Model confidence (mean pLDDT): 78 of 100. The RNA shown here (Glycine riboswitch aptamer) has 108 nucleotides and comes from a marine sediment metagenome.

RNA sequence: GGGUGCGGGAGAGACCCUUAUGGACAAUUGUCCCUCCAAGGGCACCGAAGGGGUAAACCAUUUACUGCCGCAUUAUGGUGAAACUCUCAGGUAAAAGGACCGCAUCAG
Numbered sequence: 001g002g003g004u005g006c007g008g009g010a011g012a013g014a015c016c017c018u019u020a021u022g023g024a025c026a027a028u029u030g031u032c033c034c035u036c037c038a039a040g041g042g043c044a045c046c047g048a049a050g051g052g053g054u055a056a057a058c059c060a061u062u063u064a065c066u067g068c069c070g071c072a073u074u075a076u077g078g079u080g081a082a083a084c085u086c087u088c089a090g091g092u093a094a095a096a097g098g099a100c101c102g103c104a105u106c107a108g
């Protein structure tokens, strides 16, 4: 470092609209209200599943210098970390999830 179990573990609208469901009123298709479950959409927001980007450094090619070599100058490309950054994904009551941390245990 990995698997399993237990414990800890942040942030951000229980936002709005439409349809459907339920209720009330008027009266036959309208108005209003509730629910917050289901589907679709919208704006705002969060970063700690996952994913993308990035430094030093290293590598390749090229090139100044140079008689040659060269661990060397230049340029381009590649590799390249995070809790930084993006917000694709995910998330914005509780629950769940959750990077990461601690303990126990298993295998190597």
Stems, first nucleotide, its partner, number of pairs: 002106007013043001015042005022033005044092003050088001051086003057079005065070001